Record summary: Predicted 3D model of a 101-nucleotide RNA (Glycine riboswitch aptamer) from Mordavella massiliensis. The organism belongs to Mordavella, within Bacteria. The coordinates come from a structure-prediction model, not an experiment, and the mean pLDDT is 83. It matches the Rfam family "Glycine riboswitch aptamer". Rfam describes the family as follows. This family represents the bacterial glycine riboswitch.
[in-house]
């Protein structure tokens, strides 16, 4: 000097699904649906332990149990189902920290 990645913030883009029915009605109940706020779940690999086997050099694979472990997958808890708002994710700007070449 200052990159990738990270965090915050601003702008732009951004899907899906009933403007459902009922009632004592700015709320409550019921049915049907959506997945892209958030949240939960897990595959292989890897790690640990146990068991016996093979091998003869402290190893190999196998079974069981546990741990760790991903998503745009899945669950539909939450949220959502006219518009508005929100919205994973993407692009751009700014800032913070950091310090690769």
């Nucleotide at each position: 000097u200052g990159a990738u990645a990270u965090u915050u913030u601003c702008c732009c883009g951004g899907a899906g699904a009933g403007a459902g029915c009922c009632g004592c009605a700015u709320c409550g109940g019921c049915c049907g649906c959506c997945g892209a706020a958030g949240a939960g779940g897990c595959a292989a690999a890897c790690c640990u332990g146990u068991c016996a086997g093979a091998a003869u050099a402290g190893u190999c694979g196998g079974a069981c149990a546990g741990g760790c472990g991903a998503a745009a997958c899945u669950u539909u808890c939450a949220g959502g189902c006219a518009a508005a708002a929100g919205g994973a994710c993407g692009g751009g700007g700014a800032a913070a920290a950091g310090g690769a070449c």